[in-house]
RNA sequence: CGGGGAGUAGCGCAGUGGUAGCGCGUGGCGUUUGGGACGCUGAGGUCGCAGGUUCAAAUCCUGUCUCCCCGA
Numbered sequence: 001c002g003g004g005g006a007g008u009a010g011c012g013c014a015g016u017g018g019u020a021g022c023g024c025g026u027g028g029c030g031u032u033u034g035g036g037a038c039g040c041u042g043a044g045g046u047c048g049c050a051g052g053u054u055c056a057a058a059u060c061c062u063g064u065c066u067c068c069c070c071g072a
Base pairs, nucleotide, nucleotide: 001071002070003069004068005067006066007065010024011023012022013021018055026042027041028040029039030038048064049063050062051061052060
C1' cells in the first nucleotide's frame, strides 16, 4: 500500500428496510434462620464516527477511525 472480516447495554452475542432484543451481570421484591439456587419486576444502548438514499436505516451506499486475518 491492496483485499477481506469485526465494531449493537458492564461482558458475550442476535437482529439483512418498519417499536432495538437474548444470555450472563446488576437494582428492587418474594422465598430462606441467613446465603445460594429459584420466581417476579426494573434500570441500563445518539447501534464506532460523519454524510447520502428512503415515507422510514443497526440494516442499503460513500468516506473515515480502531482491532483482527491474508497478500505485497